[in-house]
RNA sequence: GCCCGGGUGGCGGAAUCGGCAGACGCACAGGACUUAAAAUCCUGGGAAGGAAACUUCGUAUCGGUUCAAGUCCGAUCCCGGGCA
Numbered sequence: 001g002c003c004c005g006g007g008u009g010g011c012g013g014a015a016u017c018g019g020c021a022g023a024c025g026c027a028c029a030g031g032a033c034u035u036a037a038a039a040u041c042c043u044g045g046g047a048a049g050g051a052a053a054c055u056u057c058g059u060a061u062c063g064g065u066u067c068a069a070g071u072c073c074g075a076u077c078c079c080g081g082g083c084a
Base pairs, nucleotide, nucleotide: 001083002082003081004080005079006078007077010026011025012024019067028044029043030042031041032040046057047056048055049054060076061075062074063073064072
């Protein structure tokens, strides 16, 4: 240099055909149980605003297509693999 795969909450990792983003598992927080802990069980578990209801934003970055994009298209950055 060329080709292929990938980048999503604090972490791993889904979303199969473009149609509720974050399922599921962990970390973590609160509670129950316990003399106390561990284990187990229940609830929460991206960000901002809000008393709450709720609203807005958020899938590497910037653009594009579309009523609608994590998903399709273009450019760029980063990671892994192959060829030279």

Predicted 3D model of an 84-nucleotide RNA (transfer RNA) from a Bacillota bacterium. The coordinates come from a structure-prediction model, not an experiment, and the mean pLDDT is 81. Lineage of the source: Bacteria > Bacillati > Bacillota. It was read from a public genome assembly.